A computed fold for an 89-nucleotide RNA from an Elusimicrobiota bacterium, annotated as c-di-GMP-I riboswitch aptamer. Lineage of the source: Bacteria > Pseudomonadati > Elusimicrobiota. Rfam family: c-di-GMP-I riboswitch aptamer. Rfam links the family to the GO term cyclic-di-GMP binding.
C1' cells in the first nucleotide's frame, strides 16, 4: 500500500428511557442499521444543521420571510490529516 466466504475481536444508526441545551445536538442505559478505521482531528479546505442575543431591510402593528455579524452543531457529509487490528489475493 491493499482488504479475503480468513481469525480474534471492536464500534453502533433509527427507536426507547434518562440527563444538559433556547435549538441543532451531545452524554448514559437498553438496542443494532450498518462500518476496515463508523479510532481521533470541525484553529486544514469544503458542505449542510441550529440561534438565546444582537443587526439591516419590508410591515400600522405583531407574526412571519429575507439578510448581515457573531456563537454553536455534524468525522456514520466530502476531500484532507494522523493514529491502530489481522495478513489472504
Nucleotide at each position: 500500500a491493499c482488504g479475503a466466504c480468513a481469525a480474534a475481536g471492536g464500534c453502533a444508526a433509527a427507536c426507547u428511557c434518562u440527563g444538559a441545551g433556547c435549538a441543532a445536538u451531545c452524554g448514559g442505559a437498553g438496542g443494532a442499521c450498518g462500518c476496515a478505521a463508523a479510532g481521533c482531528c470541525a484553529a486544514c479546505a469544503g458542505u449542510c444543521c441550529c440561534g438565546a442575543a444582537u443587526u439591516a431591510c419590508a410591515c400600522a402593528g405583531u407574526a412571519u420571510u429575507u439578510u448581515a455579524c457573531c456563537g454553536g452543531g455534524a468525522g456514520g457529509c466530502u476531500g484532507g490529516g494522523u493514529u491502530g487490528c489481522c495478513g489472504a489475493a